Model confidence (mean pLDDT): 81 of 100. Predicted 3D model of a 78-nucleotide RNA (transfer RNA) from a Candidatus Zhuqueibacterota bacterium. Rfam family: tRNA. Its family is annotated with triplet codon-amino acid adaptor activity in the Gene Ontology.

[in-house]
RNA sequence: GGGGUCGUGGUGUAGCCUGGUUAACACGUCGGCCUGUCAAGCCGAAGAGCGCGGGUUCGAAUCCCGUCGACCCCGCCA
Numbered sequence: 001g002g003g004g005u006c007g008u009g010g011u012g013u014a015g016c017c018u019g020g021u022u023a024a025c026a027c028g029u030c031g032g033c034c035u036g037u038c039a040a041g042c043c044g045a046a047g048a049g050c051g052c053g054g055g056u057u058c059g060a061a062u063c064c065c066g067u068c069g070a071c072c073c074c075g076c077c078a
Stems, first nucleotide, its partner, number of pairs: 001074007010027004020058001029045005051067005
């Protein structure tokens, strides 16, 4: 230098291919129930608008372009 994969609540992931209104699951956190207490279990709640910018569209996490970061592969110099 070229190519590829990934970036989504605090953490780990799904959803992306094939656009549709309120982004799902697990763990964690908070509250309640239960319990002699804790854990477990049950119920409920908060918490991300999807790395960033732009474009297309009635509508974008999803499609397109640019860009940043992480990782992997190839190449070049020495």